The prediction has a mean pLDDT of 81.
This is a predicted structure of a 114-nucleotide RNA (SAM riboswitch aptamer (S box leader)) from a Bacteroidota bacterium.
Taxonomically the source falls in Bacteroidota (Bacteria, Pseudomonadati).

[in-house]
RNA sequence: AUUUUAUUAAGAAGGGUGGAGAGAUUAGGCUCUAUGAAACCCUGGCAACCCAUCCUGACCUGUCGGGAUGAAGGUGCCAAUACCUAAUCCCGGUUUACCGGGAGAUGAUAAAAU
Numbered sequence: 001a002u003u004u005u006a007u008u009a010a011g012a013a014g015g016g017u018g019g020a021g022a023g024a025u026u027a028g029g030c031u032c033u034a035u036g037a038a039a040c041c042c043u044g045g046c047a048a049c050c051c052a053u054c055c056u057g058a059c060c061u062g063u064c065g066g067g068a069u070g071a072a073g074g075u076g077c078c079a080a081u082a083c084c085u086a087a088u089c090c091c092g093g094u095u096u097a098c099c100g101g102g103a104g105a106u107g108a109u110a111a112a113a114u
Stems, first nucleotide, its partner, number of pairs: 001114008013043005021032003025087005044078003049074002051070009082106001088103006
């Protein structure tokens, strides 16, 4: 980097360096930011994908699931739903300009494979 599977309305901030931007891309909106953005470092925390222990279901009996508890280690994360809408399709309502819902796409993260 690519592919597959799963998750994506919950949760969790202080300090140092830095010095103007940031919220994935494009457009619009909105928000954060000199009471200090991005990035990097330290400390702390959240969560429970990998992980550990126990219970349990199915069948093809060694595989695939479900649940409870834990947090040492590998990642991840710590404004706002993935900030909101659109960049696709379908359904419903309707004041014809909008509203609501579903799926998909894109992105992010994990695990596995290449």